């Protein structure tokens, strides 16, 4: 110096799902006033998405009992659900670390 395979690091790409309900609070409007509309946020329900995380499991392996064991598959704990940002498995670059092969 090459090649794989892990694992930070730079760049760059990267998906789905509520314009839904009820209250609560602030702001603006309209009302003599009760009392209404709007918007913000935050809370609670209900419906819905899978691609941080996390949980299951088929071949097979341990002779059996029993256990172990993958993923983008299931679960939906957690997380998300108007743009946008943010996050985001994964891809792809550049270069560094380590294992390993010739």
């Nucleotide at each position: 110096g090459u090649g794989u395979c892990a694992g930070g690091u730079u760049c760059g790409g990267g998906a789905g799902a509520a314009u839904c309900c009820g209250g609560c609070a602030g702001g603006c409007c309209c009302u003599c006033g009760c009392g209404g509309g709007u918007c913000u946020g935050g809370c609670g329900g209900u419906g819905c998405c899978g691609a941080a995380g996390g949980a299951g499991c088929a071949a097979c392996c341990g002779c059996c009992c029993c256990g172990g064991u993958a993923a983008a598959c299931u679960c939906u704990c957690a997380g998300g659900c108007g743009c946008a940002a943010g996050g985001g498995a994964c891809c792809g670059u550049a270069g560094c670390u380590g294992a390993c092969a010739a």
The RNA shown here (Glycine riboswitch aptamer) has 102 nucleotides and comes from Rhodobacter sp. Its mean pLDDT, the model's own confidence on a scale to 100, is 76. The model forms 89% of the base pairs in the Rfam consensus.